[in-house]
A computed fold for a 265-nucleotide RNA from a Bacillota bacterium, annotated as Bacterial large signal recognition particle RNA.
The coordinates come from a structure-prediction model, not an experiment, and the mean pLDDT is 78.
Taxonomically the source falls in Bacillota (Bacteria, Bacillati).
Rfam family: Bacterial large signal recognition particle RNA. Rfam classes the family as a non-coding RNA gene. Rfam's curators write: The signal recognition particle (SRP) is a universally conserved ribonucleoprotein involved in the co-translational targeting of proteins to membranes.
It was read from a public genome assembly, where an Rfam model found it.

RNA sequence: CCGUGCUAGACGGGGAGGCAGCGGUGCCCUGUACCCGCAAUCCGCUAUAGCGGGGUCGAAUUCCCAGCGGAGGCUGUCCCCUCUUGGGGUCUGGCCCCGGCAAGCGGCGAGGAAGAUUGGGUCCCACGCAAUGGAAGUCUAUGAACCCCGUCAGGACCGGGAGGUAGCAGCGGUAAGUAGAAUGUUCCAUGUGCCGUGGGGGUGCCUGGUCAGAGCUGGCUACCUGGGUAUCGCCCGGGAGAGGCUGUCGAAGGUGGGUGCACGG
Numbered sequence: 001c002c003g004u005g006c007u008a009g010a011c012g013g014g015g016a017g018g019c020a021g022c023g024g025u026g027c028c029c030u031g032u033a034c035c036c037g038c039a040a041u042c043c044g045c046u047a048u049a050g051c052g053g054g055g056u057c058g059a060a061u062u063c064c065c066a067g068c069g070g071a072g073g074c075u076g077u078c079c080c081c082u083c084u085u086g087g088g089g090u091c092u093g094g095c096c097c098c099g100g101c102a103a104g105c106g107g108c109g110a111g112g113a114a115g116a117u118u119g120g121g122u123c124c125c126a127c128g129c130a131a132u133g134g135a136a137g138u139c140u141a142u143g144a145a146c147c148c149c150g151u152c153a154g155g156a157c158c159g160g161g162a163g164g165u166a167g168c169a170g171c172g173g174u175a176a177g178u179a180g181a182a183u184g185u186u187c188c189a190u191g192u193g194c195c196g197u198g199g200g201g202g203u204g205c206c207u208g209g210u211c212a213g214a215g216c217u218g219g220c221u222a223c224c225u226g227g228g229u230a231u232c233g234c235c236c237g238g239g240a241g242a243g244g245c246u247g248u249c250g251a252a253g254g255u256g257g258g259u260g261c262a263c264g265g
Base pairs, nucleotide, nucleotide: 001265002264003263004262005261006260009057010056011055012030013029014028015027020046021045022044023043024042034054035053036052037051038050063258064257065256066255068253072249073248074247076245078244079243081241082240083239084238085237086236087235088234093232094229095228096227097226099224100223103221104220105219106217107216108215115211116210117209118208119207120206121205122204123200124199125198126197127196128195129193130192131190132189133188134187135186136185138181139180140179141178142177148173149172150171151170156165157164158163
C1' cells in the first nucleotide's frame, strides 16, 4: 500500500407542547434517510435516559469534534402600519342653532338717514251705493174644438108674418201657460267692491306734511357668550392582521480536523 473479516458506531433531524426530567406516539417545519409490536382517559425509561425482537452497512462521501451557515418555530409591559369595535360634546377641531356685535362686503340715504311730531290707508263695526245671483213685474209675440168674452155666415128652434132665441165654425180679443226683448220697476241673498258717510282701533306694514341735518340696516363674511351633535378628525380603552427589532432553540448544506482490531499478500 492492497485484499478479507470484525468491533465502536450509523440506518434522519429540529420546534412547540406534555413531563420532576429524558425519549416516543400525535401536531408543525425541513427533507427522503430499515422492518415488526406498544402508546395521550398515554407508552417506556432514570441522568448511561424509549422498551422488546429482527435486518443492512460498517473505519470512512456515511462515525466524532469545532466553527461557518440560518429553513423554521417560540418569545416581548418593544416599534410602526392597516382594519374593526366600545366610550367621551364637563377636553378638542369640524358641523349645526339661538342671541350679541357692527370690523369688511352689500343694501338704503342731500330727489334727505336717525330722531320728534302730525294726517291718512290697510284693520273692525253700522248704514248706504254699486256689482253678482235669484224671484216677481212691464212690453211684444204666441196661446182655449167645447166647459172665457164680443160678433156670430150656414144650419137648428119659436112665430101666420114681421121678427126673435140659443149658438157651432170663422174672425177679433183675453186667462192659465210658453218664448223673446231691453232696462226705466219691486223684493231677497252675499267668501263681490282701486265705492261713499260716520264711529272705533292703532302691534305691524304702506304713504303724505313739518322740524331736523348724516347716518341707518343686519343679508353674507369675521368676532363673542351660550346650546346641540359621537358622521369625520382628536382623546381613552378592547380585539385582529402584516412587517421590523430583542431574546431563545435550531435542521439541511458546505469547510477544517480527528478516529479502531485481527489475519493474509